[in-house]
RNA sequence: UCAUCAGGAGUAGUGGAGGGACUGGCCCUAUGAAACUACGGCAACCAUUCUUUAUGAAAACGGUGCCAAGUCCAGCGGGUAAAUAAUCCGGAAGAUGA
Repeated sequence: UCAUCAGGAGUAGUGGAGGGACUGGCCCUAUGAAACUACGGCAACCAUUCUUUAUGAAAACGGUGCCAAGUCCAGCGGGUAAAUAAUCCGGAAGAUGA
């Protein structure tokens, strides 16, 4: 810089109090947080294969990633609304891949 982010997928051991990026909320957590390890799984970005070459298809051995909640929600701007609530659109920030 570009693409994607409403879907999907967890058990055990070690460990012993934090975790969900940040801020505010709201949650998760001693019925065991983070982290590490083993095994398992999800997905299909790269790579691979096929083809009618495109915004296609297949498979899941390899390189990454991921496995509470929509990126958990909001944060900035705007629309609907009398207004709170609510909801929608775009952005910012973030994450992952190339």
A computed fold for a 98-nucleotide RNA from uncultured Dialister sp., annotated as SAM riboswitch aptamer (S box leader).
NCBI's taxonomy places the organism under Bacteria, Negativicutes, Veillonellales, Veillonellaceae, Dialister.
RNAcentral holds the sequence, with entries from MGnify.
Its Rfam family is "SAM riboswitch aptamer (S box leader)". Rfam links the family to the GO term regulation of gene expression.
Model confidence (mean pLDDT): 84 of 100.